[in-house]
RNA sequence: GCUGCUGUAACUCAGGCGGUAGAGUACUACCUUGGUAAGGUAGAAGUCAUGGGUUCGAAUCCCAUCAGUAGCUCCA
Numbered sequence: 001g002c003u004g005c006u007g008u009a010a011c012u013c014a015g016g017c018g019g020u021a022g023a024g025u026a027c028u029a030c031c032u033u034g035g036u037a038a039g040g041u042a043g044a045a046g047u048c049a050u051g052g053g054u055u056c057g058a059a060u061c062c063c064a065u066c067a068g069u070a071g072c073u074c075c076a
Base pairs, nucleotide, nucleotide: 001072002071003070004069005068006067007066010025011024012023013022019056027043028042029041030040031039049065050064051063052062053061
C1' cells in the first nucleotide's frame, strides 16, 4: 500500500432480509433474612464508531473517514 472482518447499554454479545433496539452480567430500589450472601420483583442506562447520500422513514442499503483485527505484498 491492497483486501476482508469487527465497531450496538458500564462489560460480554444478539438483532441487521428498512417501520422508532434486546439479552446476560453489573448498577439502583423493594421483597425475603436477626443481618449478609443467594433468590425473587421492578427500574434506570444506548444520538447503534464519525460524517454524508438514498428513502415518507436508516442500527439496517450506498459512499467516505476513524479505530481495532486478520491476511496479502504474487504474476506481468